[in-house]
RNA sequence: UCCGCAGUAGCUCAACGGUAGAGCAGGCGGCUGUUAACCGUCUGGUUGUAGGUUCGAAUCCUACCUGCGGAGCCA
Numbered sequence: 001u002c003c004g005c006a007g008u009a010g011c012u013c014a015a016c017g018g019u020a021g022a023g024c025a026g027g028c029g030g031c032u033g034u035u036a037a038c039c040g041u042c043u044g045g046u047u048g049u050a051g052g053u054u055c056g057a058a059u060c061c062u063a064c065c066u067g068c069g070g071a072g073c074c075a
Stems, first nucleotide, its partner, number of pairs: 001071007010024004018055001026042005048064005
């Protein structure tokens, strides 16, 4: 320098053009003599950044940023 993959809640990941969700974690409550476990409920998001396409974009296109892998260069 080039190619590929990934970036979404505090963490791990879904959602593949039509209202952004689950598990764990956290708050509150129930249960229990207490803790843990279990059950219920609640909170939590500029979907990496900036543009474009579209009636509508996490999703499609372009550039850039970060991480991982591969290739090239190696006089």
Model confidence (mean pLDDT): 82 of 100. A computed fold for a 75-nucleotide RNA from a Dehalococcoidia bacterium, annotated as transfer RNA. The sequence is in RNAcentral, with records from ENA. It matches the Rfam family "tRNA". It is annotated as a transfer RNA.